[in-house]
């Protein structure tokens, strides 16, 4: 330098061919317990890596950029 892949909640990951984002764990509150752990209930937490474009509508499609990984040179 060229090609491919990944980027979504604090962490690990889903998201069904575009219709307004979820799970598990962790953390928080409450119940239970002498206390902790375990168990039960509840609520919260995300400008979907960034910018632009297409569209009535974008995590999803297109372009560029960034970070990380793999391969080639």
């Nucleotide at each position: 330098g060229g090609g491919c892949g990944u980027u979504u909640a604090g962490c690990u990951c889903a998201g069904u061919u575009g219709g307004u984002a979820g799970a598990g764990c962790a953390g928080c509150u409450c119940c239970c317990u002498u206390u902790u752990a375990a168990g039960g209930a509840g609520a919260a937490g995300g400008u979907c890596a960034a910018a632009g474009g297409u569209u009535c509508g974008a995590a999803u499609c297109c372009u560029u950029u960034a970070a990380c990984g793999c391969c080639c040179a």
This is a predicted structure of a 73-nucleotide RNA (transfer RNA) from a Patescibacteria group bacterium. Its Rfam family is "tRNA". It is annotated as a transfer RNA. The coordinates come from a structure-prediction model, not an experiment, and the mean pLDDT is 81. It was read from a public genome assembly. NCBI's taxonomy places the organism under Bacteria, Bacteria candidate phyla.